[in-house]
Context: one part of a larger RNA
RNA sequence: CUGGGCAUCAAGGGCACGUAGGUAGUGAAUCAGGUUGAAAGUGAAAGUCACCAAAAAGUGGUGUAAUGCUCUCCAAACCAAUUCACUUGAGUGAGACAAAGGAGAGUGGAAUUUCGUGUGUAGGGGUGAAAUUUGGAGAUCUACGAAGAAACACUAAAAGCGAAGGCAACUCUCUGGGUCCCUACCAAUGUCGGGGUGCGAAAGCAUGGGGAGCGAACAGGAUUAGAUACCCUGGUAGUCCAUGCAGUAAAUGAUGAGUGCUCACCCUUGGUCUACGCGGAUUAGGGGCCCAACUAAUGCGUGAAACACUUUGCCUAGGGAGUAUAGUCGCAAGACCGAAACUC
Numbered sequence: 001c002u003g004g005g006c007a008u009c010a011a012g013g014g015c016a017c018g019u020a021g022g023u024a025g026u027g028a029a030u031c032a033g034g035u036u037g038a039a040a041g042u043g044a045a046a047g048u049c050a051c052c053a054a055a056a057a058g059u060g061g062u063g064u065a066a067u068g069c070u071c072u073c074c075a076a077a078c079c080a081a082u083u084c085a086c087u088u089g090a091g092u093g094a095g096a097c098a099a100a101g102g103a104g105a106g107u108g109g110a111a112u113u114u115c116g117u118g119u120g121u122a123g124g125g126g127u128g129a130a131a132u133u134u135g136g137a138g139a140u141c142u143a144c145g146a147a148g149a150a151a152c153a154c155u156a157a158a159a160g161c162g163a164a165g166g167c168a169a170c171u172c173u174c175u176g177g178g179u180c181c182c183u184a185c186c187a188a189u190g191u192c193g194g195g196g197u198g199c200g201a202a203a204g205c206a207u208g209g210g211g212a213g214c215g216a217a218c219a220g221g222a223u224u225a226g227a228u229a230c231c232c233u234g235g236u237a238g239u240c241c242a243u244g245c246a247g248u249a250a251a252u253g254a255u256g257a258g259u260g261c262u263c264a265c266c267c268u269u270g271g272u273c274u275a276c277g278c279g280g281a282u283u284a285g286g287g288g289c290c291c292a293a294c295u296a297a298u299g300c301g302u303g304a305a306a307c308a309c310u311u312u313g314c315c316u317a318g319g320g321a322g323u324a325u326a327g328u329c330g331c332a333a334g335a336c337c338g339a340a341a342c343u344c
Stems, first nucleotide, its partner, number of pairs: 003316004007298002012312001014199004021192003025086006033079002035075001037073002040070003049063005089189001091185002095180003101175007108152001113147006123134002160167002204245006213239002218234004256311005265288010294299001318343002327336003
C1' cells in the first nucleotide's frame, strides 16, 4: 500500500464558508470519445508449449499459442458530450409565527463594600476548636443619605435560539438565521470539499481606563512528625470596559457533513388543518421507552451506533513523545507541522 476500522479499546478536524477536484434528479433527441460485438493486419529472432529426428545432457527441424496495438464495419443500453423539455432536490416571492441569535445605546431594582450623619455600648468576626484580625480614636447592630463597580434572584423547563464557541433584568435602534402554510416564479442552480479564508470558552499578552465583590501569587494564623496544602484573616495580578494579539480545551453527543429508507408507544416546543372529545391529523425541533437490525459487551435504536449511496479528515502495539530538529506563525507564552535512536 492493501485490508480492516474511528461512542467507550489507536483513530472525527473546535466550527463554518468555499477554490481545485470528486460525486449527483426525470424525459426525449443527436453524436459515437469511452463501451460491446465482428473481420483483417501486426505481434522480429531467441524463448514458452506441442510434435518429429536423434539423444546422457546439449542440439536441429516443423507447428501452435500470445493478455496487447492499429484500421474498418455494426449496435446505441450504460458513462461522457451537445440540444430541447420537466419538477419532486436547491432557491426566490406572498401571508403568518416563535426565540437568553448578534451589535450598539439607554434605564432599573435587590444585595455586597466604602463613606457621611444620628442612636447606642462592649464586644464583633471566624472555626471542629482556636488564633491571626477588628473595636473606647466608639466597632458589630440599627435608621437615613451618598458613591462606585460587577452580576441580573424568582419566572426557569429533559424549554428556546445559534455553525460551533456560546447566549438570560427591562426598553429602543440596527441586523442574521429558522419554522409553518398555500399558491406563484426559477429550472438541477445540489452536495462533500485537499489547499485557502473567517469565526472560535477560559486563562494569557500589549496599550489606555476601571476596580464593588471574588481572588492565582504573596503574607500571617492554625492543623500536622512536617504542611511550600486542605481551614481562617488579609491580599496583588486577574476578573470588568475599549482596541489589537493569541488560536488552544474532557472545543464532548468522547459519535464529520449531506441524502434516501425502516415496528410500536409516551411527553414536550413552534406552526398549520379539523372542531370543542382533558380529542384527532400533519410538519420542523427537543426528550423518554422499545421491535427488528447492529454491537465484543455496555448499549444504540426514524436526531441510529440499522439498511444503502456520496465525500472528506484520521488510525495501524506500548514507551521514548506530541519530545528533538527544520520550517511557518506569534510581542511573548507558545501554536501548527512532526521524527528517530533506544527499549519492551
The part of an RNA shown here (small-subunit ribosomal RNA, central domain) has 344 nucleotides and comes from Pouteria campechiana. Lineage of the source: Eukaryota > Embryophyta > Spermatophyta > Pentapetalae > Pouteria. Its mean pLDDT, the model's own confidence on a scale to 100, is 86. The full RNA is in RNAcentral, with records from SILVA.